Record summary: The RNA shown here (transfer RNA) has 73 nucleotides and comes from an Oscillospiraceae bacterium. The sequence was found in a public genome assembly. It matches the Rfam family "tRNA". Gene Ontology term of the family: triplet codon-amino acid adaptor activity.
[in-house]
RNA sequence: GCUAAUGUAGCUCAGUUGGUAGAGCAGCGCAUUCGUAAUGCGCAGGUCGCGGGUUCGAGUCCCACCAUUAGCU
Numbered sequence: 001g002c003u004a005a006u007g008u009a010g011c012u013c014a015g016u017u018g019g020u021a022g023a024g025c026a027g028c029g030c031a032u033u034c035g036u037a038a039u040g041c042g043c044a045g046g047u048c049g050c051g052g053g054u055u056c057g058a059g060u061c062c063c064a065c066c067a068u069u070a071g072c073u
Base pairs, nucleotide, nucleotide: 001072002071003070004069005068006067007066010025011024012023013022019056027043028042029041030040031039049065051063052062053061
């Protein structure tokens, strides 16, 4: 330098043919316990890597860029 894949909550990951962004763990609160852990219930946490385009509508489609990983030279 070229090609491909990945980028979504603090972490690991879903998100179907474009139609109001979710789970588990972690965090906080309550219940339970003599107390802790475990368990149960609830709460909070996201400009979906960045910038454009298409569309009535984009996490999803298109383009460029950035980062990571793999391969080729």
The prediction has a mean pLDDT of 81.